[in-house]
Context: one part of a larger RNA
Parts: sequence; C1' cells; structure tokens
RNA sequence: GAUGAACGCUAGCGACAGGCCUAACACAUGCAAGUCGAGGGGCAGCACAAGAUUAGUAAUAAUUUGGUGGCGACCGGCGCACGGGUGCGUAACACGUAUGCAAUCUACCGGUAAUAAGCGGAUAACCCGUUGAAAGACGGGCUAAUAUGCUAUGCCACAGGAAAUCCGCAUGGAUUUUCAGUGAAACGUUAAGGAUUACCGAUGAGCAUGCGCAUGAUUAGAUAGUUGGAGAGGUAACGGCUCCCCAAGUCAACGAUCAUUAGGGGUUCUGAGAGGAAGGUCCCCCACACUGGAACUGAGACACGGUCCAGACUCCUACGGGAGGCAGCAGUGAGGAAUAUUGGUCAAUGGGCGAGAGCCUGAACCAGCCAAGUCGCGUGAAGGAAGACGGCGCUAUGCGUUGUAAACUUCUUUUGUGCAGGAAUAACGGGCACUACGUGUAGUGCAUUGCAAGUAUUGCACGAAUAAGGAUCGGCUAACUCCGUGCCAGCAGCCGCGGUAAUACGGAGGAUCCGAGCGUUAUCC
Repeated sequence: GAUGAACGCUAGCGACAGGCCUAACACAUGCAAGUCGAGGGGCAGCACAAGAUUAGUAAUAAUUUGGUGGCGACCGGCGCACGGGUGCGUAACACGUAUGCAAUCUACCGGUAAUAAGCGGAUAACCCGUUGAAAGACGGGCUAAUAUGCUAUGCCACAGGAAAUCCGCAUGGAUUUUCAGUGAAACGUUAAGGAUUACCGAUGAGCAUGCGCAUGAUUAGAUAGUUGGAGAGGUAACGGCUCCCCAAGUCAACGAUCAUUAGGGGUUCUGAGAGGAAGGUCCCCCACACUGGAACUGAGACACGGUCCAGACUCCUACGGGAGGCAGCAGUGAGGAAUAUUGGUCAAUGGGCGAGAGCCUGAACCAGCCAAGUCGCGUGAAGGAAGACGGCGCUAUGCGUUGUAAACUUCUUUUGUGCAGGAAUAACGGGCACUACGUGUAGUGCAUUGCAAGUAUUGCACGAAUAAGGAUCGGCUAACUCCGUGCCAGCAGCCGCGGUAAUACGGAGGAUCCGAGCGUUAUCC
C1' cells in the first nucleotide's frame, strides 16, 4: 500500500460499487418455463345470442342446444440444451494462444432453384367399466389433425459400377458424362402464414495438433487395449472409440508413474521495474446439479426445476406401496469471527411462444438492510483581549498555558424541518385516420404506454439551528509535564519500561496524527 474481511470505541448525509471466503451441510413455504384456438377434436368453467322443453294466467324461474366470444384438460407444434447458480471434481488439449478438418454436424435466420399427386389405418380427450388407502394402473367403445403409415414423381441429395478432365504437403480431393438403385411433402384462410427437396451463407458446436500452464525423487521405473498393423463394427466425423486376429511394442532423469494441492484465462494487488502474490464482483471457457450409473427424446442433452436403475436421507401409508431433491430468487436450521428482504414491476433492456394483440420471465430493472469499500458534502463564517471565569503548571501578591477558544456583535443556510411545484429515463410497438406507391410495405397526423415515484430535483419560509470521534505522545515515530504506584499493579510490534523524583504503568492537563471514522487482528506484496 491492499482486502468479499472480522473485532473494539464512535457515527450526520448522499452517489457509485459490494455483501456465506465456513458445511458441493440439511431444507418448511411461495415463486423461478411456458406459449400457440391463424394445426386439431371438442366444451369442464365464464360470457353472449337465439330457439326449444318444463312449471306458472303472466312476469319470471329452471333445464337444454358448441350457435358465437373464448377456453380448463387432451392430441399436435415450438421452447424447455437459453437465461440463472455453484467450484465438488479436474494437473487435463480443462484453459490460453496459434493452426488444421482432403475427417465433421448445425433447429430458428438470410439467399438461390424446384415441388406439393394419390390412398390408408389408428389414438388421446370423451363415454362405459375394473382395480388401488393413495400415487396411479388396466379393459371395452367413438373421433380429429400441420400426429402417423403406404404408393407416385423428383433435382446439383445418398450409396454403387464405368469413363474422362483438372488439382493438392500426404492419405487424397474436385468437376463432368453415363448405367441401374434409394429417399419428399401439409395443408390452411375473409385476410395471413406454413410444409418438402437441394445448394450457398450466417451462427453455434465437435474433433485433431504445436507451444504455454503447481509442488514433491524422503515417488524411478510405468504400461496389457497397453503400442502398432490388416479387417469389421460404431459415430455427424477421425481414431483401440469398440471387437476378432497378428506383431511386441509404447512412455520415462528434457522427470514417466505415483502422491499432494488446484477450476483455467481476461484480469486484480504490490513493486521504479524485473518479479512476487491472488483469481471475490464483471466478461470468456470448462465442470457439476442429493451420491453413483444409464440411456431416451431431440438440430442440439447423456438434460439443475425430464426419464430409468442402485444407494443414503426425509416424508405419507389402510404396511400392500408411494413421494421428494434450493450449488435458481427470497427464506429456515446448522456450521462460523463473519455476509442482506419469505419486497415491487414486466415501464425499459433481453429471452420463449404467437400473424398480432398479448401471455410467461426471482433474467433484468428497481426498492429494502449493512460505515463492509471508494468518492463527495456537512457539523458554520467574519469580527471579537477585560487575553474573562474555570482547569492545569510554575521560580507563586504574580506569570505561563488552554486561547480568538468562549461570551458578545454581524452574516450565511449547504444540511435539517415545514409548505408549494415536479422530472429525464419513452423510443418503438400496437390502435384510429390519411397519403404514397413497388398492394403490403413505408410515411404523416391524433390519442395512448413509467415499477421506481410525488422519488430525484427546484422555489419559498424558519433558525447556528439537527451533526465528532478514535488512537497515540521513551527510541524507531509527529507529539511533555504533574500526581499516584514502587520489579507491585501493569505496558510491550522490536529494543525494552516498573525495585520512591517513571516524558515507557494508571489518572489529569496539554500536545500530535487521522477524521465519520479511528485503532486492533488476519492475509498478500
């Protein structure tokens, strides 16, 4: 000098940042991922309209009809692989950097070219049952689709054979022609929009390699899919990735193997630098989601708020069997020296779905708590000597010091209190009307959209009013005297003080240094 700090004493305000470093310990409760009716069958509930039935003289009441708006649940699509958390594991192509893929994939998005012809069978919801304490499970019957199956057609697609041309650092690659083969689709509307095939782009991802990347030799040998080969399987793809067979290799004193520790980087702290130390907040990458294992779906996961199995734990149970996973946001217990609200809003930014309106969003933006940090402001200013009183000290009728300090006079009002006004952050978008043409886009006008917030801030009024402490004073080290104590009580970072004149202990007066902080402790340079 620094800190995600803690502790002691003290404390007026604001802005900006920060806030479980310990138990990746266990978790009550609420919320954190939905959306689309312009894909579908429908109608549980709500609203509307009309008709019908029943009761009634009638008014009216009840029932009913998906007819309409819309819509719980259901089928279907897209999303849920993002966003958010944590740092357990990992010494590794994990990360950083630089290359390569002639060994690769990529939903949504943009561009180009082309296409959409026929046919079929189911199933959920629903209805009727069975079964179970529940969670749920099962059987029968009806029905739809942008769900799903078959056939056709088909390009520069895919896989195979033949031929030609060109190219590369190697394995090898590209293009063209030809032969026979395989592979598509979904429709929908008043209006829109979507689907399929192929190629290119964009974005994202996968893989490989050079170099860099902690300590220990009181760890010296390690290795059997191990190292390589031919073949096969598998993958989006290369590869012992996996398998059969063959060979016996491969790594290591330039430190293999083993052990310990650890997420990596941008960066941060310190230092003149070289270095040393750290990796909290923010950004990028990685890993993980109660512990271990596995795959399914999907463009993408081996998936935090999905599935299955095993385990530990907690809960329910009719004892047969079931349910759960905060290292999301709050919050609770525990641990600890120690770390916050079970808050508000989707107004903005961004994300998902949707044609849109919109819905969802503990992402985000705000507010709350904490001197835990940095910065800023204030606690008044000018004048004022009888150098007042009081305190303290002394060589003591007095002098010195506290000290222009106070009183007193004048002034100001940051801050404070009261009253009155009052933001920027909002631009879009969508709505209505109009105009232009390229006819579904653009433009113009009007009205509309603010959580924070009646906040920030501004004006007026009042009145010095509401606001100073902490540590130190032997040397290092800025700042000295008196009293008490008497190797006691105590101090102390080091040297060392204290045994009767202690500037070192305790108190007082005075002084010094910082100041809404000041000291102590811990850690790093």
Molecule: small-subunit ribosomal RNA, 5' domain
Organism: uncultured bacterium